[in-house]
A computed fold for a 170-nucleotide RNA from Streptomyces scopuliridis RB72, annotated as c-di-AMP riboswitch aptamer (ydaO/yuaA leader). The model forms 92% of the base pairs in the Rfam consensus. The sequence is in RNAcentral, with records from Rfam.
RNA sequence: GGACAGUCAUCGCCGAGUCCCCGUCAGGCGCGAGCCCGGGGAGCCGGGGACCCGUGAAGUCCCUGGGGUGAAUCGGGUGUCGUCUGCUGCCCUGUGCGGCAGAAGCGCCCGUAGGAGACCUUCCUGCUCCGAACCCGUCAGCUAACCCGGUAGGCGAGAAGGAAGGAAAG
Numbered sequence: 001g002g003a004c005a006g007u008c009a010u011c012g013c014c015g016a017g018u019c020c021c022c023g024u025c026a027g028g029c030g031c032g033a034g035c036c037c038g039g040g041g042a043g044c045c046g047g048g049g050a051c052c053c054g055u056g057a058a059g060u061c062c063c064u065g066g067g068g069u070g071a072a073u074c075g076g077g078u079g080u081c082g083u084c085u086g087c088u089g090c091c092c093u094g095u096g097c098g099g100c101a102g103a104a105g106c107g108c109c110c111g112u113a114g115g116a117g118a119c120c121u122u123c124c125u126g127c128u129c130c131g132a133a134c135c136c137g138u139c140a141g142c143u144a145a146c147c148c149g150g151u152a153g154g155c156g157a158g159a160a161g162g163a164a165g166g167a168a169a170g
Stems, first nucleotide, its partner, number of pairs: 011156004018042006027036003043151006053141001065139001066136004074111007083103008091094001114130004119166007
């Protein structure tokens, strides 16, 4: 000097997920700035919940629960140990061993509604990335009063150009 990994602080990004106050015998950790834990408040976000409004009215049969948080939906292709369904083969007739097809789930790939990208908002062009996960439990349209819950987590990539209006600084 360089590469990789980790910790702390600062700054910044996604997101509602921020800010303030308090601390039993000194709540815990740290030299400390501070961090964590618990409580309270403010702000922010979400859900439930009337009137009105909206939805809902020929009959039969078959299939199928529905809803919510979140940008995260909907397709196509392909594979599949196992699961389920249907058809079917064998003999040793069993809780047996196989074959074929399909479905759901799952894996991979390609798209896609949608979302994000360094002061803010809108529009145009363009590039990159994401396009997950979870919850309620047969029940939820909207919704004043009212009620309930959340305030986590992850990241360090840089692709911007133009138009208009703001904000800030000089």